[in-house]
Context: one part of a larger RNA
RNA sequence: ACAUUGUUAGGGAACUCGGCAAAACAGCGGCCGUAACUUCGGGAUAAGGCCUGGUUCUUUUCGGGAGAAAAGGACCUUCAACAAAUGAUUGCAAGCGACUGUUUACCAAAAACACAGCUCCCUGCUAAACUGCAAAGUGAUGUAUAGGGGGUGAUGCCUGGCCAGUGUCCGAACGUUAAGGAAGGGGGUUAUCUACUUCGGUAGAGAAGCUUUUGACUGAAGCGCGGAUGAACGCCGGCCGUAACUAUAACGGUCCUAAGGUAGCGAAAUUCCUUGUCGGGUGAGUUCCGACCUGCACGAAUGGCAUAACGAUUUGCAAACUGUCCCAACAAUGUACUCGGCGAAAUUGCGGUAAGAGUGAAGAUGCUCUUUACGCGUAGUCGGACGAAAAGACCCCGUGAAGCUUUACUACAGGUUGUCAUUGGGUUCAUGUUCUAUAUGUUCAGUAAUAGGUGGGAGACCUUCGGGUCGCCAGUGAGAUACCACCCUUGUAUUGUGUGAAUCCUAACCAAGCACCAUGAAUCUGGUGUUUGGAACAGUGGCUGCUGGGUAGUUUGACUGGGGCGGUGGCCUCCUAAAAAGUAACGGAGGCGUCUACAAAGGUCAGCUAGGCCCGGAUGGAAAUCGGGUUGAUAGUGCAAACGCAUAAGCUGGCUUUACUGCAAGGAUGACAGUCCGCGCAGUUGCGAAAGCAGAGGUUAGUGAUCCGACCGUUCGAUAUAGGACGGCGGAAGCUCAACGGAUAAAAGCUACUCCGGGGAUAACAGGCUAGUCUUGCCCAAGCGUCCACAGCGACGGCAAGGUUCGGCACCUCGAUGUCGGCUCAUCGCAUCCUGGGGGUGAAGAAGCUCCCAAGGGUUAGGCUGUUCGCCUAUUAAAGCGGUACGCGAGCUGGGUUCAGAACGUCGUGAGACAGUUCGGUCUCCUAUCCACUACGCGCGUUGAAGAUUGAAGGAAUCUAUCCCUAGUACGAGAGGACCGGGAUGGACGAACCUCUAGUGUACCAGUUGUCCUGCCAAGGGCAUUGCUGGGUAGCCACGUUCGGUUCGGAUAAGCGCUGAAAGCAUCUAAGCGCGAAGUCGAUCCUGAGAUUAAUCUUCGUUAUGAGACACCUGAGAGACGAUCAGGUUGAUAGGCACUAGGUGUAAGCGUGGCAACACGUUCAGCCGAGGUGUACUAAUAAGUC
Repeated sequence: ACAUUGUUAGGGAACUCGGCAAAACAGCGGCCGUAACUUCGGGAUAAGGCCUGGUUCUUUUCGGGAGAAAAGGACCUUCAACAAAUGAUUGCAAGCGACUGUUUACCAAAAACACAGCUCCCUGCUAAACUGCAAAGUGAUGUAUAGGGGGUGAUGCCUGGCCAGUGUCCGAACGUUAAGGAAGGGGGUUAUCUACUUCGGUAGAGAAGCUUUUGACUGAAGCGCGGAUGAACGCCGGCCGUAACUAUAACGGUCCUAAGGUAGCGAAAUUCCUUGUCGGGUGAGUUCCGACCUGCACGAAUGGCAUAACGAUUUGCAAACUGUCCCAACAAUGUACUCGGCGAAAUUGCGGUAAGAGUGAAGAUGCUCUUUACGCGUAGUCGGACGAAAAGACCCCGUGAAGCUUUACUACAGGUUGUCAUUGGGUUCAUGUUCUAUAUGUUCAGUAAUAGGUGGGAGACCUUCGGGUCGCCAGUGAGAUACCACCCUUGUAUUGUGUGAAUCCUAACCAAGCACCAUGAAUCUGGUGUUUGGAACAGUGGCUGCUGGGUAGUUUGACUGGGGCGGUGGCCUCCUAAAAAGUAACGGAGGCGUCUACAAAGGUCAGCUAGGCCCGGAUGGAAAUCGGGUUGAUAGUGCAAACGCAUAAGCUGGCUUUACUGCAAGGAUGACAGUCCGCGCAGUUGCGAAAGCAGAGGUUAGUGAUCCGACCGUUCGAUAUAGGACGGCGGAAGCUCAACGGAUAAAAGCUACUCCGGGGAUAACAGGCUAGUCUUGCCCAAGCGUCCACAGCGACGGCAAGGUUCGGCACCUCGAUGUCGGCUCAUCGCAUCCUGGGGGUGAAGAAGCUCCCAAGGGUUAGGCUGUUCGCCUAUUAAAGCGGUACGCGAGCUGGGUUCAGAACGUCGUGAGACAGUUCGGUCUCCUAUCCACUACGCGCGUUGAAGAUUGAAGGAAUCUAUCCCUAGUACGAGAGGACCGGGAUGGACGAACCUCUAGUGUACCAGUUGUCCUGCCAAGGGCAUUGCUGGGUAGCCACGUUCGGUUCGGAUAAGCGCUGAAAGCAUCUAAGCGCGAAGUCGAUCCUGAGAUUAAUCUUCGUUAUGAGACACCUGAGAGACGAUCAGGUUGAUAGGCACUAGGUGUAAGCGUGGCAACACGUUCAGCCGAGGUGUACUAAUAAGUC
């Protein structure tokens, strides 16, 4: 010193985030007595009050008795009788959750989960749901009062509006739509035919078949579409105006919406601003309670609002109680320490490991300078060793990982749809198609008229043979009728063939019952037979569309004064750019992703000159067109800018297409890929008389590699051959591949549940640099101050200093430099809060204001909040500002912040998120190596020792108020009211001490409960925290006592002076002299000669006659151990013994009294006595070492 305990005067939560911890009353014993509220059960042991021992007597009850219990009376003892142990603190008021229960084994017990109740959805039994590839199983040997799933969460009162979005369910007309089916078409091949032929063949056409491709039409669900649905996911407005004070707005207008939040509640677990405002509680209330309503951002089963009871829940208050605190003290036990035995660990570059200032990768034991320091230990303290531990968990990075989400991408399971197979037969209906038959066709005009079309056609048909009818002709009309033929439209019927729907059947298939067999028990399974139900469905398989975070694999980019958010990304022009080129930044400004085509904005030939200003001129104006003058590129150039351009590249006209093909010397620019310029040659053109010019445009932007497939061309290759699929070569097209040198055809998020690899290449803390911001000072002086710039202020501006704010930078540290506040302990600066000294004053005095000097000391206690800060209460001389890693976590705390749980508001589809809020949440090292610091030793030195001193140096201390006198004086009209000087008493702080007063006091004395023991009585002992309780010596202590900071001197600061020049004056100064402060140096107290400069004095010793010391022993006024001190027989050092100050409080035994408990007497006894005095009885013997 720590841990665990015991006690504590006075105060009593002042402690603290918080009564944490501790204490305490009451103790499921008895009697009495109990509120609000209430779901009438509770609340309730509410709260609160009283009693409790022993002896003896009486009564009652129970019992067969032994006995037990209760009531009443009298008496006795103690400080205290539930005497020990065990054994609820209580109340008031809120939040949340109804309750008992459950949970993160090992940081969260909760408001989270669950729950009964409520509600929605699904499910008719071969149930739904779930597991499984399946068989099968659970559900359930259950059957809608059942089972499964979602939500809410007892109970009470309730549960509003919105169906636009998403989801779910229902619907089926239309649209779209797969596999499959399929009319038709295209390609390939070629039997054959034709033409040509060098007779080898070539070219063209091309049936069937085979093959390939396309495909009208048919074809379900889904989606579109229509509706329903909120106790499905969810959502539930804005602006303007208006009432006879003002304010407000019942009211009105307007816009938008699917609809605009109803009841209730409301600064709330939700309110940012905010400590909202008011009220209550308190001396003081960021918390709490009650209200208000301005609800950033409540709100109705993601339930709203109430709510008795309940809660190791959260919050506020109170009573009681206390060492939580003021303010600490003592004691016990165990550690620590010493000795003996045994004997780890992390850590460790080297250890020869100092301070200050500086430097330095920016905070040095190790560098520089200066200072300090004899060598070595022991016990301690933790400021440093950017201490140890853990390749930082925060942050960033990685074309890292994982988990999770979804309307990211892509798959897959699952679900569902159609089709085909397993898979058969009828009937009806609908419908397509085919055959045959049959009907069908109405504008007007056309004699009469129902003209379907085309072709043929002058006749046809009937006949009683007389003739008749219809035609032809004529006419009408777009078209002409008889008759024949072939068809068309629309039906009807039949045949064949499809398709769809409904329905019936039974034999596949499925299921069930019964009988028998395997079989021996079997309600299993299989078989046989039979009966029944279902039934070509279902089930299963192939193909197929839809759905599909259920599952899986992945993506989700870069730059960046950290990252994110924002912005940017390719190309062109200018500046930056420093007179070649080039040149960066999240530097400053702008543009591009084209345009012009045959009547050009291209080529060529020829011609022309713009714009401004002035003057004149009808409409006519500032500006139209006309004339003149003047200026000179300011105009124009398709578009940005720059550079060009009059010989024009600008403007106009004529003719035209070089906006050509094939090459290309030589250059420019690029890492490359690529880009740019281009003499000249050949071909072919245009213009021009010609020379010539022309391979687009005054120039510089107007863009995209490769792969891939498609297109055009081709004298190329084409797997036995022919042909050909396909390929090669040349050309041109298809990318906001704009993250523009383009990862893929195809891709978003969350992580606080996280992980790995790295980074001080990069953020948060701290340091460093800087000083915009900040703080302080100074200069100027417009103005304020009645007057007057400067008593006190001081605009507009300017200059410095500081390194406390917010920043900037990113320099040390990411193989870890723990972060706010508090506590403890400090230390420094001064820009001074108080106290001290002074100047000025708009200083009468008193009280102030302002400035100068001054850092010695001091600088309070509370309420609220995590707070620093701040506000408030009450004091004070004053309640200073800063630095010290925003001093101090190997010193403490852990309230805040900042892991994992949970909730609210808000945001997000969601996973989740929030410098928003709320409840909860492991602070490692009993051990310190070095430096540092506090103590204590050993060695050696100081030239033998012992004792006593000096004092270099260092440290401590340094405070202040009130009252009285001077004096109610100076001053002042009064009110008020001093300086200077003298005295008294306090506060805080400090030191020492224990006489007093307190505390402790596990020595001691006494009382007493329960129990065991000494055989019993009596008397004692043990245990129960020292059992509890009442006292208490020494010691140690504060709450106690005494003392301290006084005073004096030296030199000074600001300031005030003397004398006095420079400067005949003046001047405190230049020479000289003086006064002047709690400050400074002494004086006071403490340490102190390792003060290696080792000092001084006295005495003793120095060669044997040896000074002195040590060791050893007894010890305490000493002490962790060493040490120190008292002693060691010539002795009172300790123990013992005797006496005693003192403590306790009247022992035991005996006697007396009483029935007894008990009382009285012997007896102020007995016991103790760490203190004091005395006494050698015991032990300090002898021997030894230097």

A computed fold for a 1186-nucleotide part of an RNA from Candidatus Uhrbacteria bacterium CG_4_9_14_3_um_filter_41_35, annotated as large-subunit ribosomal RNA, half B.
Taxonomically the source falls in Candidatus Uhriibacteriota (Bacteria, Bacteria candidate phyla).
Its Rfam family is "Bacterial large subunit ribosomal RNA". Its family is annotated with ribosome and structural constituent of ribosome in the Gene Ontology.